Predicted 3D model of a 73-nucleotide RNA (transfer RNA) from a Flavobacteriales bacterium.
RNA sequence: CCUCCUGUAGCUCAGUGGUGAGAGCAGCAUUCUUAUAAGGUGAAGGUCGGUAGUUCAAUUCUACCCAGGAGGA
Repeated sequence: CCUCCUGUAGCUCAGUGGUGAGAGCAGCAUUCUUAUAAGGUGAAGGUCGGUAGUUCAAUUCUACCCAGGAGGA
C1' cells in the first nucleotide's frame, strides 16, 4: 500500500428493513437460610462506533471516517 472481517448493556453474544432493541453472565434489591453460597422473584442498565446518503420507514442497505483483527505485497 491492497483485500476481507468485526464494532449492539460492565463482559460474551443474538437480532440482518416494519410502531415495543433482547438473552446469558456480572452488579443491585428482595425471598429462602442461624449465616454464606446455590436457587426463586423483581427492577435497573443501550444516544446499536461516528457522519452523511437511499427509503414511507435503517441496528439492518450504501459511501466515507474511527477502532480492532486476518490475509497478501

Its Rfam family is "tRNA". Rfam classes the family as a transfer RNA.
RNAcentral holds the sequence, with entries from ENA.